[in-house]
RNA sequence: CCCGGGGUAGCUCAGUCGGUUAGAGCGUAGGACUCAUAAACCUAAGGUCGGCAGUUCGAUUCUGCCCCCCGGGA
Repeated sequence: CCCGGGGUAGCUCAGUCGGUUAGAGCGUAGGACUCAUAAACCUAAGGUCGGCAGUUCGAUUCUGCCCCCCGGGA
C1' cells in the first nucleotide's frame, strides 16, 4: 500500500431486507429468602448504536470520508 471482517450497556455479543419501546447473558444496585453466606428468585439503573457528512418524511440499518481493532496479501 491492497483485500476482507468488525466497532451496539461496565464485559461478551444479538439485532432490525430503513419505521413507533434498542435487546440478551454476565456484572452492578436494591428487594425477598436464610441463624448467616452462597446459589436460585423478583425489580431497577446503565446506551451520542466509533466520528463527521450525505440520501430520505424517517438512518443503529443505506452511501462517502476519517479513526480504532483483527485476519490475509504484497